[in-house]
Molecule: transfer RNA
Organism: Candidatus Woesearchaeota archaeon
RNA sequence: GGGUCCUUAGCUCAGUCUGGGAGAGCGCACGGCUGAAGACCGUGGUGUCCUGGGUUCAAAUCCCAGAGGACCCA
Repeated sequence: GGGUCCUUAGCUCAGUCUGGGAGAGCGCACGGCUGAAGACCGUGGUGUCCUGGGUUCAAAUCCCAGAGGACCCA
């Protein structure tokens, strides 16, 4: 220098192909249970979907540019 892939909740990730409600597990907070704690049960999503721009009635999702990261080629 060229190419492919990844970036979504505190953590690990799904959802993107085929545009329309932002989600799961773990963790966390509160309540129940217990002498107390753990386990268990109930309730609560806590978020600038990496950034900017474009297309569209509508973008996490499509297009362009950029940033960070992993790998391959040279």